The prediction has a mean pLDDT of 86. The RNA shown here (SAM riboswitch aptamer (S box leader)) has 100 nucleotides and comes from Sulfobacillus benefaciens.
[in-house]
């Protein structure tokens, strides 16, 4: 990097460092010197793991990841009707597990 598969309306600091952009991309709309993004610590969760069970599943958090503004912030394509700033499904992107 590609493929397969699962998930996404819940949850997570009044800390330290550090100083300008950040929320993938488009268009929006937001966050940010009352200090964002990032790093450290801390935390959340429970995909892998561990454990109990024949099993749906339960429990756990020493390990591997992940995550900690806003539904994946909304949206880009298609369908549907009650045409509403509607609903549903794709796509894209993210993460885990497996494979190449």
């Nucleotide at each position: 990097c590609u493929c397969u598969u699962a998930u996404g309306g819940a949850g997570a600091g009044u800390g330290g460092c550090g100083g300008a952009g950040g929320g993938a991309c488009u268009g929006g709309c937001c966050c940010g010197a009352u200090g964002a993004u990032g790093c450290c610590c801390g935390g959340c969760a429970a995909c892998c793991g561990a454990u109990c069970g024949u099993a749906u599943g339960g429990u756990u958090a020493u390990g591997g990841u992940g995550c900690c503004a806003a539904u994946u912030c909304c949206u880009g394509c298609a369908g549907c009707c009650g045409c509403g700033u509607g609903c549903u499904g794709a796509g894209a992107g993210a993460u885990g597990a497996g494979a190449g």